Small-subunit ribosomal RNA from an uncultured organism, 1438 nucleotides, folded computationally.
Rfam family: Bacterial small subunit ribosomal RNA.

RNA sequence: CAGGACGAACGCUGGCGGCGUGCUUAACACAUGCAAGUCGAACGGGGGCGCACAGUGGAACUUUCGAGUGAAACAGUGUUAGCCCAAGUGGCGGACGGGUGAGUAACGCGUGAGCAACUUACCUCUUAGACUGGGACAACAACGGGAAACCGUUGCUAAUCCCGGAUGACCAUAUCAAGCAGCAUUGCAGGAUAUGUAAAGGGAGCCUCUCAAAGAAGCUUUCACUAAGAGAUGGGCUCGCGUCCCAUUAGCUAGUUGGUGAGGUAACGGCUCACCAAGGCGACGAUGGGUAGCCGGCCUGAGAGGGUGAACGGCCACACUGGGACUGAGACACGGCCCAGACUCCUACGGGAGGCAGCAGUGGGGAAUAUUGCGCAAUGGGGGAAACCCUGACGCAGCAACGCCGCGUGAGCGAAGAAGGCUUUCGGGUCGUAAAGCUCUGUCAUCGGGGAAGAAGUCUCUUAACCUAAUAAGUUAAGAGGUGACGGUACCCGAGGAGGAAGCCACGGCUAACUACGUGCCAGCAGCCGCGGUAACACGUAGGUGGCAAGCGUUGUCCGGAAUUACUGGGCGUAAAGGGCACGCAGGCGGUUAAGUAAGUCAGGAGUGAAAGCCCCGGGCUCAACCCGGGGACUGCUUUUGAAACUGCAUAACUUGAGAGCAGGAGAGGUAAGUGGAAUUCCUAGUGUAGCGGUGAAAUGCGUAGAUAUUAGGAGGAACACCAGUGGCGAAGGCGACUUACUGGCCUGACUCUGACGCUGAGGUGCGAAAGCGUGGGGAGCGAACGGGAUUAGAUACCCUGGUAGUCCACGCCGUAAACGCUGGGUACUAGGUGUUGGGGGGUAGAACCCUUCAGUGCUGCAGCAAACGCAUUAAGUACCCCGCCUGGGGACUACGGCCGCAAGGCUAAAACUCAAAAGAAUUGACGGGGGCCCGCACAAGCGGUGGAGCAUGUGGUUUAAUUCGACGCAACGCGAAGAACCUUACCAGGGCUUGACAUCCCGUGACGUUUAUAGAAAUAUAAAUUUCCUUCGGGACACGGAGACAGGUGGUGCAUGGUUGUCGUCAGCUCGUGUCGUGAGAUGUUGGGUUAAGUCCCGCAACGAGCGCAACCCUUAUCGUAUGUUACCAGCACCUAGGGUGGGGACUCAUACGAGACUGCCGGUGAUAAACCGGGGGAAGGUGGGGAUGACGUCAAAUCAUCAUGCCCCUUAUGCUCUGGGCUACACACGUGCUACAAUGGCCGAUACAGAGGGCAGCGAAGCCGCGAGGUGGAGCAAAUCUUAUAAAGUCGGUCCAAGUUCGGAUUGCAGGCUGCAACUCGCCUGCAUGAAGUCGGAAUCGCUAGUAAUCGCAGGUCAGCAUACUGCGGUGAAUACGUUCCCGGGCCUUGUACACACCGCCCGUCACACCACGAAAGUUGCAACACCCGAAGCCG
Repeated sequence: CAGGACGAACGCUGGCGGCGUGCUUAACACAUGCAAGUCGAACGGGGGCGCACAGUGGAACUUUCGAGUGAAACAGUGUUAGCCCAAGUGGCGGACGGGUGAGUAACGCGUGAGCAACUUACCUCUUAGACUGGGACAACAACGGGAAACCGUUGCUAAUCCCGGAUGACCAUAUCAAGCAGCAUUGCAGGAUAUGUAAAGGGAGCCUCUCAAAGAAGCUUUCACUAAGAGAUGGGCUCGCGUCCCAUUAGCUAGUUGGUGAGGUAACGGCUCACCAAGGCGACGAUGGGUAGCCGGCCUGAGAGGGUGAACGGCCACACUGGGACUGAGACACGGCCCAGACUCCUACGGGAGGCAGCAGUGGGGAAUAUUGCGCAAUGGGGGAAACCCUGACGCAGCAACGCCGCGUGAGCGAAGAAGGCUUUCGGGUCGUAAAGCUCUGUCAUCGGGGAAGAAGUCUCUUAACCUAAUAAGUUAAGAGGUGACGGUACCCGAGGAGGAAGCCACGGCUAACUACGUGCCAGCAGCCGCGGUAACACGUAGGUGGCAAGCGUUGUCCGGAAUUACUGGGCGUAAAGGGCACGCAGGCGGUUAAGUAAGUCAGGAGUGAAAGCCCCGGGCUCAACCCGGGGACUGCUUUUGAAACUGCAUAACUUGAGAGCAGGAGAGGUAAGUGGAAUUCCUAGUGUAGCGGUGAAAUGCGUAGAUAUUAGGAGGAACACCAGUGGCGAAGGCGACUUACUGGCCUGACUCUGACGCUGAGGUGCGAAAGCGUGGGGAGCGAACGGGAUUAGAUACCCUGGUAGUCCACGCCGUAAACGCUGGGUACUAGGUGUUGGGGGGUAGAACCCUUCAGUGCUGCAGCAAACGCAUUAAGUACCCCGCCUGGGGACUACGGCCGCAAGGCUAAAACUCAAAAGAAUUGACGGGGGCCCGCACAAGCGGUGGAGCAUGUGGUUUAAUUCGACGCAACGCGAAGAACCUUACCAGGGCUUGACAUCCCGUGACGUUUAUAGAAAUAUAAAUUUCCUUCGGGACACGGAGACAGGUGGUGCAUGGUUGUCGUCAGCUCGUGUCGUGAGAUGUUGGGUUAAGUCCCGCAACGAGCGCAACCCUUAUCGUAUGUUACCAGCACCUAGGGUGGGGACUCAUACGAGACUGCCGGUGAUAAACCGGGGGAAGGUGGGGAUGACGUCAAAUCAUCAUGCCCCUUAUGCUCUGGGCUACACACGUGCUACAAUGGCCGAUACAGAGGGCAGCGAAGCCGCGAGGUGGAGCAAAUCUUAUAAAGUCGGUCCAAGUUCGGAUUGCAGGCUGCAACUCGCCUGCAUGAAGUCGGAAUCGCUAGUAAUCGCAGGUCAGCAUACUGCGGUGAAUACGUUCCCGGGCCUUGUACACACCGCCCGUCACACCACGAAAGUUGCAACACCCGAAGCCG
């Protein structure tokens, strides 16, 4: 990291529907509206409508004119048939429902019990009752106050308001007697006596009874009411168990704990009070601090667990903050009251009002969370008899991909594999049947039409039955009527048309999916590892691909993986981790037998474990999500019955665990006192004289004032040689002369006794090396600190000379160590072998050896264990019991706090921050101023050089227009370069060209070229003259002109490469197959014993074989043979001009071939009888004869893109091509490599001798002649064993010089010449004459060489026109030394250590400087909490 989950948020994107969900933050503040009322069938009054009545009134009508009838209108009253409105009295409800999680670590919650210590309005049942009187206060009216809120005074009044009396028990209290029950205080059901205690009416109907009708009383019925009992429901209280972190919170507590009595409560109780007692809680974690609502459940997990407590459900708590009570069945009350406080608002400034954590909504906070919607149709609730009213509960709708579920964005055919994109090895591949095209379908969306279920009741009407005196009321049944917010929604039908509907992330590994371009340690990515510095599958983009999909990613959080806190299920020798050691309280664990008990344990039954959720089955929405029904589960708790093996408990016994007694034994076990000798030092005296001492070497120091040395005597302190031993003793620390005294533990033996008395051991207590501290002694030696001397860059060290604390003793502290076996204690079991200590037994006359048995202490080793190393009867094995300890590294054996200490300090012990590791064991290498063995001119022994001089040459540096480029320790520097005057040449300046100096293709022309002339520095240009070839007749060669593809590049990258090369190193190594061992990396083989130049060979061996290397095969050289015999040779023979010249010869030298020879083959010795070595013989040569070629696996990103080739990048009238001139040759300097010297072993002069290997036709060039010479002339001979180069030089002989800057040395310079070349100015070589510098053997340092070598001498060749002190070869003369492997350098093998692996040029530590980050300190300031005290509102009690 891959999985799952989320009330999420953010980014990109977004078609539809269903079901859910939606302030996790500020319990921050709130505008506005709504969220709790209802009852007139409890009551009085008011108002409105309406009805009726009486009154006033008098229109109008009638009239016998007396009068009668009497409308409108008026105001009023009463009763009202009635209806409506709002306030009031009264009743019920506002304690439910709804919200939130601030507080709370609590009987708050969960679970299970209890109340014999309680309550419960409304509801149900039962019993009894409801009699008779009285009173007040609102409303209202009048008056008054106030801005308002609101209030005051007076007066009237009703009730289901309030009160008295009666009645009254089965109610309450008290007393008495007695039954049953209970662990008990007591309870239950009776009985008797005394005392006390209640009520309310309303509606409807009827007229049988009373009154004379109506009606009242009354009766019937119903709703209310009272008392009591019971039920149901709700609540209160108590208890067991469970319920977060911190012990760096260890002690807390005065009403505290209990008692007696009283008060109080519905009820128990210190709940409260008085008195009395002194208790209560706590390591099984009190008290304190921090955090937190709890649960059913939810997420995760195989489970056990871990996390969580949104939505839904149960409980609790809260309602602006704090306090308080009232009312009531119920509250100390979200939308009640009072007080205090903060805040907001109103105000007339006097005073008032308010509380969205109800539903919407607003501001604010925040990463973030919705409408000021509709409806009471359903469900539920309050009131009411009911209709009905109220209900932001609730039912619905709106917003949001926030989640889950479902559907769609089309289907079939379709290869010219279209176009286009991307890519390419240019062939192709891929997107891709994908598209287009053809044929279809119609979900969703759109439009049109139809259109539900959810509604059953209550209710109204009708009918019937029951009940009744009754057609009241009531109950039941049937029928009819009526009731829908959602919503014209779900659903159904039709229409048209593929039409309107796909994105997001990823593609280096983990992890499914790859290419191109851009970028170039930049920009960026990143969960971890890590990508990016010019070929990036990792960044960005594109194409392609993978995954998921209306979503996809990211972030955050939780679980998982993580057996990484381990109950299931871990560890502690070395990785983190055994306490320094013991004793021991609590605790944990505990031998054998018997019977008992039943707490644990097991089994059965019962209760409970709410519903929802989960699992299974079935059903309903088209499916699913979702919903409904049934079952299971809910692993738990309680209770009861039983079982009795095990554990516990209590009892009785036992002896093996443990202990005691008896008899022996060993010991540096402990403490105290005493004693002893050796040595050091000091003192005194003697002898004696110049040093002593000390070191790597010295010096400081001591000593002529007599040291050291030596002799004698004395003083004092400390430590105890030999014995002495992986020997002994002790718990550990530790203990070492001898004696005595006291004392602890251990071992052995055989019996006797006790009878589980045992093991471990948090706290606690004691012991506890050294150093250190305190007080007092002591002080010889040693010796921190300190002084001095050395060493050193320094030397606060190591070494030396001194020396104080201390070391010693007594007493008291300290309490730590790598206090280690880095291994806690106890018990039991599990192969051996071999030492040793102390006992016992056998054995012996006694010993010894030997056998055996206990207790210690070592080594080795099997099983087993272990990551390995290793442990292994003394376990790190197999088990059990108890304790301690660990949980990544650093920070940190630290800070703060606490405890201890005189101090030093100790014990306990974090966090911030930071890293992606830290660590263990083993492996392979590499490395070591580790070890062993061995080799090499590696050192040593020698010889000659370099470093000093002059010059040559290369390099650096500097300079320059350019001084082209490369090579840089060994392994760059006389190197690429086997040879820069031009050319070369790549560089610079200037002049020219642009399809090009060079290649291929196309078109045209026929010349190109050569000679001459002109211009020019030349390239080049112009002019004149001259002028083609081949052909199969198509054309081609060649040249010029033209167009474009292209050419060209010594431009970059050797860190993109091939090839080639250097180096370790001609070192002896490097590997493989199979087998074996190991978890593995790996090992073995390849190590070991010998031997070799060699991993050469032999032997041994869990190895057996093999490969690349070594060696050999190849070339050359040394000897011989055979063959051949010119151009080579000449012994003998002959000739001659005397030269192998000629004849001749084939002997010799030599040449060229082919062979032989050397193999440790032979002898002796050594060795293991091997390999081999040593010596010898023979031999030209002897132990790879000398030399060469030959270079294993690999290392150094070694060198080379400038030999060549080549990817990519770059230039294209130039970074290409060409020409002239210049430069590469510069020159204060530094280095490397050489040459020549400094001289007499020499220089010079003269004479004279002897090589090898090469070269030669654009060549070597002879003789002769000229020149002092370089050289010239000359041209014989020779494509060469023939000719030529070509006299080799050192050497030898003779002469001269005579120690000097020279007859040494030759630089430099001048003059005059020669040669090559188109051309010697920059810038060649040579010659002659003249000049005659430095230099007298070279500091530190450093190089080569082991025999035909070094040294010395010359010769030749390649390059080359010319130019050699360089390079490559050749021969001549020709040494010295090697004891040896200690040391330096390099290398090989084995081994060891390692913190290295880019491998010691490694790694790594500390300080300082600057910047940044984190955490502290800091004058102060502020918040929160706790405790104590003061003041003290409302309220309650007295």